[in-house]
Context: one part of a larger RNA
RNA sequence: GCCUACGAGUUGCGCCUGUUGUGCGAGGUUAACCCCGUUCCGGGGGGAGCCGUAGCGAAAGCGAGUCUGAGAAGGGCGUUCAGUACAGCGGGGCAGACGCGAAACCGGGUGAUCUAUCCAUGGCCAGGGUGAAGCUGCCGUAAAAGGUGGUGGAGGCCCGAACCGUUGCAGGUUGAAAACUGCUCGGAUGAGCUGUGGAUAGGGGUGAAAGGCCAAUCAAACCCGGAAAUAGCUCGUACUCCCCGAAAUAUAUUUAGGUAUAGCGUCCGCGUGAGCCUCAUGGAGGUAGAGCACUGAUUAGGCUAGGGGGCUUCACCGCCUACCAAACCUAGACAAACUCCGAAUGCCAUGAGGUACUGGCGGGCAGUCAGUCACGGGGUGAUAACGUCCCGUGGCGAGAGGGAAACAACCCAGACCAUCGGUUAAGGUCCCGAAAUACCGGCUAAGUUGCGAAAAGAAAGUUGGAUUGCCCAGACAACCAGGAGGUUGGCUUAGAAGCAGCCAUUCCUUAAAAGAGUGCGUAAUAGCUCACUGGUCGAGCGAUCCGGCGUCGAUAAUUUGCGGGCAUAAGCCGGUUACCGAAACCAUGGAUUCCCCCGGCAGCUUCGGUUGUCGGGGGGGUGGUAGGGGAGCAUCGCGGUUGCGCAGAAGGUGCCUUGUGAGAGGCAUUGGAGCGGCCGGGAGCGAAACUGUAGGC
Numbered sequence: 001g002c003c004u005a006c007g008a009g010u011u012g013c014g015c016c017u018g019u020u021g022u023g024c025g026a027g028g029u030u031a032a033c034c035c036c037g038u039u040c041c042g043g044g045g046g047g048a049g050c051c052g053u054a055g056c057g058a059a060a061g062c063g064a065g066u067c068u069g070a071g072a073a074g075g076g077c078g079u080u081c082a083g084u085a086c087a088g089c090g091g092g093g094c095a096g097a098c099g100c101g102a103a104a105c106c107g108g109g110u111g112a113u114c115u116a117u118c119c120a121u122g123g124c125c126a127g128g129g130u131g132a133a134g135c136u137g138c139c140g141u142a143a144a145a146g147g148u149g150g151u152g153g154a155g156g157c158c159c160g161a162a163c164c165g166u167u168g169c170a171g172g173u174u175g176a177a178a179a180c181u182g183c184u185c186g187g188a189u190g191a192g193c194u195g196u197g198g199a200u201a202g203g204g205g206u207g208a209a210a211g212g213c214c215a216a217u218c219a220a221a222c223c224c225g226g227a228a229a230u231a232g233c234u235c236g237u238a239c240u241c242c243c244c245g246a247a248a249u250a251u252a253u254u255u256a257g258g259u260a261u262a263g264c265g266u267c268c269g270c271g272u273g274a275g276c277c278u279c280a281u282g283g284a285g286g287u288a289g290a291g292c293a294c295u296g297a298u299u300a301g302g303c304u305a306g307g308g309g310g311c312u313u314c315a316c317c318g319c320c321u322a323c324c325a326a327a328c329c330u331a332g333a334c335a336a337a338c339u340c341c342g343a344a345u346g347c348c349a350u351g352a353g354g355u356a357c358u359g360g361c362g363g364g365c366a367g368u369c370a371g372u373c374a375c376g377g378g379g380u381g382a383u384a385a386c387g388u389c390c391c392g393u394g395g396c397g398a399g400a401g402g403g404a405a406a407c408a409a410c411c412c413a414g415a416c417c418a419u420c421g422g423u424u425a426a427g428g429u430c431c432c433g434a435a436a437u438a439c440c441g442g443c444u445a446a447g448u449u450g451c452g453a454a455a456a457g458a459a460a461g462u463u464g465g466a467u468u469g470c471c472c473a474g475a476c477a478a479c480c481a482g483g484a485g486g487u488u489g490g491c492u493u494a495g496a497a498g499c500a501g502c503c504a505u506u507c508c509u510u511a512a513a514a515g516a517g518u519g520c521g522u523a524a525u526a527g528c529u530c531a532c533u534g535g536u537c538g539a540g541c542g543a544u545c546c547g548g549c550g551u552c553g554a555u556a557a558u559u560u561g562c563g564g565g566c567a568u569a570a571g572c573c574g575g576u577u578a579c580c581g582a583a584a585c586c587a588u589g590g591a592u593u594c595c596c597c598c599g600g601c602a603g604c605u606u607c608g609g610u611u612g613u614c615g616g617g618g619g620g621g622u623g624g625u626a627g628g629g630g631a632g633c634a635u636c637g638c639g640g641u642u643g644c645g646c647a648g649a650a651g652g653u654g655c656c657u658u659g660u661g662a663g664a665g666g667c668a669u670u671g672g673a674g675c676g677g678c679c680g681g682g683a684g685c686g687a688a689a690c691u692g693u694a695g696g697c
Stems, first nucleotide, its partner, number of pairs: 001697006011095003015092010027051003033045004055062002065077004098236002101233001105226006116200009125190001127159003130155001134151006163187003168183004202218001204214003239632006249262005263368002265365006275355009289341001290339002295335002299331004304325001306324002308321004371396010401412003416590004421586003427580003431563001436577001438576006450566001457552002461549010478536005484509003489503003515530001519528002591622014633686001635683002638680007651670008
């Protein structure tokens, strides 16, 4: 892990509440207990007690009233409205209360055969080394001290077995072993090791002290008990179909992953057309926007108090100012906590139309209190976040289907069932892969792009538009020729000659034209060239601005950003027609639910009808988690009734039929003795999940 069995809302109560049924009804009902009968079941008695029939007051008490009060006042609670007993069901309370699960707490006991320390009494420590004190010979001293040789044999001394320990490394890690093995290593006459007997016990012991050890258990041992401790936590909680269908919010909380009340769901009852949508009309309002009239903030200029600076003066005056600047003026412009203004939506009301079991009230039962994404309006953050906090709408949650390659939230669209029927949506139509290698016009040459994303800026990419200049009296480009003289202008300077620099009336002449010179060049000249002119040629050539598509700008840590291909497209822009495409829509058939109509049957009836059920017709619905409601299937006993079975019951296996489903039925075979149908009544009543329990594999 699989298979089989077992495995979780139960039971009790003089309890509370709601609902359904039955009995009786201003009443209802017995409890213990007793008697009778009896296989079980049951029948009779028993009125104690309980609930109701009257309330009010703290009470005395009074009473359809009573309390408060001075009060015949006012006010509060009452006076109208049927209950009660039992049973079923939905909830609640008290109990273990749906099941399993602690870490722990307390009580009484059992433990020191392990281990810690202590007590008593025993045992053990190969061998080797070092050589303290003391003693003694000699030397030495006045005597000592002292020195030296010997002797001697001290020591938590040295080396090293037994013994005790366990430093490092390796192995082992479902081990040979629930702490070991190998090598290595520490102590080894001592605070040594060890045998036997004994002592100390659980908030206690013992501890050369680690929270160590106290029987493989220790920050409080073990066993049994309180005990099913408690668990706002985790996990699990078992058959079917039908109807409806949430919430992740507010307030409060030793509250924040819990709970209470409200909100939102469902069911029953009551009652009504209140609900919702559209249009019209009438209202309230201060948002978006806008504005600067207020409050503030603010740029430039003007004007001009005040201040700063400068000048002047003995002082007072006075003057200037491209300094700062109030108020004022002109122009510009800002604001959630500014407003002279001011929408759209939304909100309230009235009217009209439309629409639906929409809204309201009372009651039973919930679940929800971690939400989340997108778009729009905001706060916060960095006009960051799959960020965070609000509001509005939609979705997911609880929503399947088609599209977006894949992809809760995006786009399309809300799945009752069936159909080898049809039409469309989003999105697509070259192939994978259903449908146009469709049509018309244009653009792109970058594989840009389709198929992830970017700026300032750069450029005779290309295409379109606008404005403007030149041009057959010949433009633009190219080629041929000229491009001169005064003059080397003046100044400056070593030099300055068109061309280092400065100046200027940058002038005049010859001319078709030629600057006191556009650039290169020289030390300075020289030289080349340009402007400008003529010629050759023969038709367009320049400038500026705006738009389309493209180029560069363009760098990231693993691969890619299509699957292949595609170049007048299968890319981009505009237009057109057709087709494909979903559980959408339509068609045909069927199921179910709610409403309406018609008809049958039954109960009640005031004879109008109403309730239940069945059939037909019409219309609206039938995604669904938590959850509410309804209807059923199956299992095992029991009561009644009716059947089957050795000519083969239950159970097993296979196949078939049937029902929306849980399931039911039939046939064959196996099996070998019991088992069904119907009407009731009752549960130890349904397994895939709990690291579930036991067994098997």
About this RNA:
Predicted 3D model of a 697-nucleotide part of an RNA (large-subunit ribosomal RNA, domain II) from a Balneolaceae bacterium. Model confidence (mean pLDDT): 84 of 100.